[in-house]
The part of an RNA shown here (large-subunit ribosomal RNA, domain VI) has 272 nucleotides and comes from a Nitrospirota bacterium. Lineage of the source: Bacteria > Pseudomonadati > Nitrospirota. The coordinates come from a structure-prediction model, not an experiment, and the mean pLDDT is 88.
Context: one part of a larger RNA
């Protein structure tokens, strides 16, 4: 662009693509069977191996935006107490996110059509024969169930709902066409902001003061492990009380204090 008005949601499913594995054991039952030796079919149950999808409650990994330690130097005028360098100096932890080796889940179960095969009836061909007419059984295959995408499926489907003018003038028998006034600008979208577990960009999801969308501030959770100052003890290192303290990023609320203002455009008027 189209899907013959527009718009907003929800659907149907042509078609397409994925999954499709599989071992052990315990019963049935040491039964059938078979001299013994061994050792079943159907049926039930348990658990495992790969494969995969999902997620992070739990075990871990990362975590150079958080918290300690602690070495060398420098600076902050000294002390303290902090910063900067030095692979994040260098090491011990560690949230959210991410994620595996961690959870949790799948390939069940059932249906219809068949192969090979096994059968019923049953003639040519007075028996016989699954076949020739007929009529059944039967696989991890196939077609459906299972799970994804899917109306550009141009055969463009299908429900709901929402939205939107009045007059002139000219052809014309009229259905109507053509132009041209004034109003309208709708339903619903963009634009733009403020962001996100969404994302490369576009996109898509919330939100824009009728607001909790991000930042901030208050509380919490988690982390780290008892800040600093100051007292006390001791010559001093250092210890210890105040103090399970002080810090605290991604986390969970709560709160308009900041910052989404103010607007702008598109889209028309009932539908060949």
């Nucleotide at each position: 662009c189209g899907c013959a008005g527009g718009a907003g949601a929800c659907u149907u499913g042509a078609a397409g693509g994925g999954a499709u594995c599989u071992g052990u054991c315990c019963u049935u039952a040491g039964u059938a069977c078979g001299a013994g030796a061994g050792g079943a079919c159907c049926g039930g149950g348990a658990u495992g191996g790969a494969c995969g999808a999902a997620c992070c409650u739990c075990u871990g990994g990362u975590g150079u935006u958080c918290c300690g330690g602690u070495u060398g130097u420098c600076a902050c005028g000294c002390c303290a107490g902090u910063g900067g360098c030095a692979a994040u100096g260098c090491c011990g932890g560690g949230u959210a996110g991410c994620u595996a080796u961690g959870u949790u889940c799948g390939g069940a179960a059932g249906g219809g059509a068949u192969a090979a095969c096994c059968g019923c009836u049953g003639a040519a061909g007075g028996c016989a024969u699954c076949u020739a007419a007929g009529c059944g059984g039967g696989a991890a295959g196939c077609c459906c169930a299972c799970c994804c995408u899917g109306a550009g499926a141009u055969u463009a489907g299908g429900u709901c709902u929402c939205c939107c003018g009045u007059c002139c003038c000219g052809a014309g028998u009229g259905a109507u066409c053509g132009g041209g006034a004034c109003c309208u600008g709708a339903a619903g979208g963009u634009c733009u902001g403020u962001g996100g577990u969404a994302g490369a960009c576009u996109a898509c999801c919330a939100c824009g003061u009728u607001g909790a969308u991000a930042g901030g501030c208050u509380g919490g959770a988690g982390g780290u492990g008892u800040a600093a100052g100051u007292g006390c003890a001791g010559u001093a290192a250092u210890g210890u009380a105040u103090u399970c303290a002080g810090c605290u990023g991604a986390c969970c609320a709560g709160u308009a204090c900041u910052a989404a203002u103010a607007g702008a455009c598109c889209g028309u008027g009932a539908g060949u």